Transfer RNA from an uncultured Elusimicrobiales bacterium, 74 nucleotides, folded computationally. Model confidence (mean pLDDT): 81 of 100. It matches the Rfam family "tRNA". By type it is a transfer RNA.
RNA sequence: GCCCCCGUAACUCAAUUGGAUAGAGUAGCUCCGUCCUAAGGAGAAAGUUGCGAGUUCGACUCCCGCCGGGGGCA
Numbered sequence: 001g002c003c004c005c006c007g008u009a010a011c012u013c014a015a016u017u018g019g020a021u022a023g024a025g026u027a028g029c030u031c032c033g034u035c036c037u038a039a040g041g042a043g044a045a046a047g048u049u050g051c052g053a054g055u056u057c058g059a060c061u062c063c064c065g066c067c068g069g070g071g072g073c074a
Base pairs, nucleotide, nucleotide: 001073002072003071004070005069006068007067010026011025012024013023019057029043030042031041032040050066051065052064054062
């Protein structure tokens, strides 16, 4: 330098051929629980879906360019 894959909550991952409010588990927080802590239970919160631009009535999903990570070839 060329090719392929990946990037979604603090972390690990979903999201059905583009379809309507982006979810789950863990961690953390609040409450219950206990003499205290833990186990266990309940609840709330947390995301510019890596960044920018485009297509579309509608984009996590499609197109283009960048950035980062991994792999292959040279």